The prediction has a mean pLDDT of 83. Small-subunit ribosomal RNA from an uncultured Bacteroidota bacterium, 1473 nucleotides, folded computationally. It matches the Rfam family "Bacterial small subunit ribosomal RNA".

RNA sequence: AGAGUUUGAUCCUGGCUCAGGAUGAACGCUAGCGGCAGGCCUAAUACAUGCAAGUCGAACGGGGUUAUUCAGCAAUGGGUAACUUAGUGGCGCACGGGUGCGUAACGCGUAUGCAACCUACCCUUGACAGGGGGAUAACCCGGAGAAAUUCGGAUUAACACCGCAUAAGAUAACAGGGAGGCAUCUUCUAAUUAUUAAAUUUGAGGAGGUCAAGGAUGGGCAUGCGUCCGAUUAGCUAGUUGGCGGGGUAACGGCCCACCAAGGCCACGAUCGGUAGGGGACCUGAGAGGGCGAUCCCCCACACUGGUACUGAGAUACGGACCAGACUCCUACGGGAGGCAGCAGUAGGGGAUAUUGGGCAAUGGGUGAGAGCCUGACCCAGCCAUGCCGCGUGCAGGAAGAAGGCGCUACGCGUUGUAAACUGCUUUUAUCAGGGAAGAAAACGCUCCUGCGGGAGUAACUGACGGUACCUGAGGAAUAAGCACCGGCUAACUCCGUGCCAGCAGCCGCGGUAAUACGGAGGGUGCAAGCGUUGUCCGGAUUUAUUGGGUUUAAAGGGUGCGUAGGCGGCUUUUUAAGUCAGAGGUGAAAGACGGUUGCUCAACAAUCGCAGUGCCUUUGAUACUGGAGAGCUUGAGUACAGUUGAGGUAGGCGGAAUGCAGGGUGUAGCGGUGAAAUGCAUAGAUACCCUGCAGAACACCGAUUGCGAAGGCAGCUUACUAAGUUGUUACUGACGCUGAGGCACGAAAGCGUGGGGAUCAAACAGGAUUAGAUACCCUGGUAGUCCACGCCGUAAACGAUGAUUACUCGAUGUUGGCGAUAGAUAGUCAGCGUCCAAGCGAAAGCGUUAAGUAAUCCACCUGGGGAGUACGCCCGCAAGGGUGAAACUCAAAGGAAUUGACGGGGGUCCGCACAAGCGGUGGAGCAUGUGGUUUAAUUCGAUGAUACGCGAGGAACCUUACCUGGGCUAGAAUGUGGCCGAAUGGUUCAGAGAUGAGCCAGUCCGCAAGGACGGAAAACAAGGUGCUGCAUGGCUGUCGUCAGCUCGUGCCGUGAGGUGUUGGGUUAAGUCCCGCAACGAGCGCAACCCCUAUGUUUAGUUGCCAGCACGUUAAGGUGGGGACUCUAAACAGACUGCCUGCGCAAGCAGAGAGGAAGGAGGGGACGACGUCAAGUCAUCAUGGCCCUUACGCCCAGGGCUACACACGUGCUACAAUGGCGCAUACAGCGGGUUGCUACUACGCAAGUAGAUGCCAAUCUCGAAAAGUGCGUCUCAGUUCGGAUCGGGGUCUGCAACUCGACCCCGUGAAGCUGGAAUCGCUAGUAAUCGCGCAUCAGCAAUGGCGCGGUGAAUACGUUCCCGGACCUUGUACACACCGCCCGUCAAGCCAUGGAAGUCUGGGAGACCUGAAGCCGGUUUAAACGCCCGGUAAGGGUAAAACAGGUAACUGGGGCUAAGUCGUAACAAGGUA
Repeated sequence: AGAGUUUGAUCCUGGCUCAGGAUGAACGCUAGCGGCAGGCCUAAUACAUGCAAGUCGAACGGGGUUAUUCAGCAAUGGGUAACUUAGUGGCGCACGGGUGCGUAACGCGUAUGCAACCUACCCUUGACAGGGGGAUAACCCGGAGAAAUUCGGAUUAACACCGCAUAAGAUAACAGGGAGGCAUCUUCUAAUUAUUAAAUUUGAGGAGGUCAAGGAUGGGCAUGCGUCCGAUUAGCUAGUUGGCGGGGUAACGGCCCACCAAGGCCACGAUCGGUAGGGGACCUGAGAGGGCGAUCCCCCACACUGGUACUGAGAUACGGACCAGACUCCUACGGGAGGCAGCAGUAGGGGAUAUUGGGCAAUGGGUGAGAGCCUGACCCAGCCAUGCCGCGUGCAGGAAGAAGGCGCUACGCGUUGUAAACUGCUUUUAUCAGGGAAGAAAACGCUCCUGCGGGAGUAACUGACGGUACCUGAGGAAUAAGCACCGGCUAACUCCGUGCCAGCAGCCGCGGUAAUACGGAGGGUGCAAGCGUUGUCCGGAUUUAUUGGGUUUAAAGGGUGCGUAGGCGGCUUUUUAAGUCAGAGGUGAAAGACGGUUGCUCAACAAUCGCAGUGCCUUUGAUACUGGAGAGCUUGAGUACAGUUGAGGUAGGCGGAAUGCAGGGUGUAGCGGUGAAAUGCAUAGAUACCCUGCAGAACACCGAUUGCGAAGGCAGCUUACUAAGUUGUUACUGACGCUGAGGCACGAAAGCGUGGGGAUCAAACAGGAUUAGAUACCCUGGUAGUCCACGCCGUAAACGAUGAUUACUCGAUGUUGGCGAUAGAUAGUCAGCGUCCAAGCGAAAGCGUUAAGUAAUCCACCUGGGGAGUACGCCCGCAAGGGUGAAACUCAAAGGAAUUGACGGGGGUCCGCACAAGCGGUGGAGCAUGUGGUUUAAUUCGAUGAUACGCGAGGAACCUUACCUGGGCUAGAAUGUGGCCGAAUGGUUCAGAGAUGAGCCAGUCCGCAAGGACGGAAAACAAGGUGCUGCAUGGCUGUCGUCAGCUCGUGCCGUGAGGUGUUGGGUUAAGUCCCGCAACGAGCGCAACCCCUAUGUUUAGUUGCCAGCACGUUAAGGUGGGGACUCUAAACAGACUGCCUGCGCAAGCAGAGAGGAAGGAGGGGACGACGUCAAGUCAUCAUGGCCCUUACGCCCAGGGCUACACACGUGCUACAAUGGCGCAUACAGCGGGUUGCUACUACGCAAGUAGAUGCCAAUCUCGAAAAGUGCGUCUCAGUUCGGAUCGGGGUCUGCAACUCGACCCCGUGAAGCUGGAAUCGCUAGUAAUCGCGCAUCAGCAAUGGCGCGGUGAAUACGUUCCCGGACCUUGUACACACCGCCCGUCAAGCCAUGGAAGUCUGGGAGACCUGAAGCCGGUUUAAACGCCCGGUAAGGGUAAAACAGGUAACUGGGGCUAAGUCGUAACAAGGUA
């Protein structure tokens, strides 16, 4: 010191969360020792029991015990001494100890004051103590009572009590003089008068007593300043504020009383409500601050609750009294007793907090002459890891890197890990044994000295803790490690299990089969006798901002002005010295903190010294600034005078156009309205046109980027009244100023009240449409209202989303008003209104002399989103409503600006058989084929919008085959390795469906050998799986799309995401090229390079060809020969807008141009950028993980994949005459062929069969091309169309055609007469049409696929529309990206909350009644007490209402909750902005 979290990414705003420290803590797991500290935070709840305040016999009388003595025979009596003590008396009990209820207060803190006070014991000083008196407790007697207790009688003492005497510098009164101060006054001197004291005791030293003065100590009172939250508490106050007089007190004072006056407090927060003891300190923080007030110290308050006084120096008294109340206990029921918030302890409460311990040895206190006694203060011990501090649980060596665990690519390696074992060493701690403290010095006593208070000396006594600390020794590594965490923040990673389950989680978030995030394990990290969790506080948080924030759009400028208080304020000078600054003094307790030193072995802890304590008070100075007072000034501000400007305001008058209505006229069938319609109006005459009249409202053009106003707002013309701005002059005043909490005024529209007015428009409402619906958008009507007057309301996106004022800070340009100069150029200045920009600012967009810049002053406002501008309360309002304005609960975001995409029922440009223009189809029929569905033992699996469906499959009868049924095998059907046996192999018999099993016969390999090939069996190592996951993958593929795009380097711009380049202007099929340009280049794509084809040349001529020559045939390149031609197959040429014309800067475009076989890419193919669809494929193959292992593997037979109510896709054949049939006849190309193609011949109607020949093929063969052409026939019909279906007979392949093949022949002859909505292909050698070949293959379900050639069109105006795509731009609340996002009601669950009849509880104030004790006053008394009376007053009670809190039938909205209902409001022009 920061980090995580809003986004696809970015910057900002902003909240939430974390890392740190702390704790009187609690809980979980764990635990060896010691030191020092701490320990009911809750029920100020109730308390059993014990203890916590007594002491003095040297104040007093008496009693008792013991000793002794006297008298006595004794009993007994008297005396003395010691000890003891119930009572009287003295001192103490007001300290010490506890608690924090109350208290927001002079309670506390700090600083002053008392000229307004007291102070026992202690110290100093002065003076004094004479002489009397009467009682009373104890004790004794008697009485009452259960008891507590109490009454009566008799008797007695004192340092108890009471007179008298004496008396001052005491007190009071009063005359004079001096001095001082602070107003009342104080003080000194001193005259007079009056009043008031005492206690004894002794050892005669003393101790004690009285009065007075002073001191010390402790208190009392008063004052300044400081001291929590709420304004949803704004007014409070009658002893109240003051005065005079009195009373009271130690003392001032309304403290109390009588009278008089009417004051006092308050926005600088009174009063009321809530909360709370205050401080030193403590925690945190860089500090300023924030939080807190345990332990220790100071102060206060309290002592069961409330009240009251007494005693006393001191109390309104914790362990005193009285009274009232509640509670508990005792009781003989009459009456009594009690107060742990002292120490222990108990119950209860609670998450939670200890022993009914020891001792007065020390320190301190009370008392006493003292010994001493008392002391739960205190000193110690006990319990508790509650905290802080310290120590230990070993150290060194030790690699076979052991075993085991865990992981892995598993022969083995890595890790645990020098860790262990083992060897050596040490012994803190623990255990045992021995020794063993300091804390203790006195007092007292004795001796000496003394001025006598005391001092000196001296011997002894005294330890709870404690046989503790500490020291020594002994043996022995011996007695001693856990907790949390390991996805990021945040140090630390793997395996297994689990499978959105179980669970985790501080925030973000993990978990749906490969989880470093759950649980376990191994390993690791952190801390360590502790470690984690939870709670609380500060910090981080500059997230309340004084230090140190903001307000255009993120939360936030009041709607505007005037103005009160307040805050702030121009220039010069004099003075003052309040603020301010400096010096000095006092205080700021101790402890704590900080620094030094010291003591416990260190530390914690403690001791001592110092510093500091930012504050307050006093005093002496300084005078720049601020303030106060005085004097002046003119520049701020205002006034005057003279111009000028404008939709500024108010009231009145006038005007025309339009609209509607009324009347009249013309005129006839429609008008009106819409996307299209309808409602509506109209033959009772509308609409339209003309004339006349009336009414109300608004003012076209001018008109603008204009003007005016504080804002709202203001627009025909004119009059009156009125306000303002501005300019000029610089005449006057002389700081008169700025802002402005409250306050007052103004304040659009809508709305409200009363009365008018009512043309238009138009909520509500009605009707018509639209629609799934349409309580809307559209249409026809239409009432409030819109207008006026008066009065309310007081709000708006009242916006520049930008408060007012002042000063300063580059420019350009337009414009309004004024002044002023000039030369019709030009151009200054003041006040406004706009645009663009510099610096600067800003998160950016942007702002930029009209600031959102730089500064100053004042005001207002903000502090995460939602809940909510809601509830409650109060104020205002006739109401509607407005102002003020929360909380519970809930979320981790909500937001701003900008970026890249995607999208839009946004825009622009462009392309494509995309539409259009055409041709032919599909959709209807039958059949073929694929799919869905259904069925089934199985109908194996996959492919599913485009991009599945004649797809994987380029060929399912068995096989294939993965499916089903049944029968079998288990190291397995295949391959490898090594060893054994046997040649291999062929034939055959039986059982069986076969696999298989059991046999028989033949055979006896090669090699000299070693060995080899092949086969078999058992066992072994490696099996096998078309089982799962294409969402773990590779590879391959589809699609966008053969669309023109996708990127990079460097530079530049931007805080950044990112942009630029790639945009722009042209052009192209093309990001193709050209031009321009903060870009310059480059890559993957495009194009080209490759192949086929179209032309030619050259080379080469066999199996191809045959023009010429020759031979030859019925005919035929059949033969010799030839290379001319065709052709074959290799090389090359050719095309490049190269030439011409036009246009153009260029690129390029156009041309029936030239040339050329071909012309602008000649035609076709191969070739598919970055990427998208978690697209397809684990069943081609490969492959991670998971799963099966006498089976999910393997073999076999049969079946199935061919099922069939149905639905869809793709096709074939047709429906006929551009045709069918018959006969005749012409012309291809690509290809295939030896288990093959087969000429030819024969037979068969044919499929084919039987012979036979050629050919491994430019040689032989498949092989007939078909449409076409010629001739003939059919004549519009379910036909001489169409061929399904079915019957029969055959052929071929094959082990085998039943399920389930193809073909041939004969017979049969179905649907179908051109196909609804809709939909597909194709732009030229294309569509259409015609046949041919091939792969797979025994055969074939092929009408499919892939190729080949023949014949061979039509149309394209054009880009508005549909679909898809490209580029630019725009909007966006989308980014899983519009198949997006998202709103509200209703339904369900949960949660908190408002209202509410009622109900319960509480607190007192006020009113009234009553009124204890005590005190005060009166009365009585000689004086008191008591009785009685009055006052005060706790408490008790009454009545109604109010207040506060709880609860509540019912009710209102709100929040939250993977997949509910209805719609579609918002985001794009969101489909009505």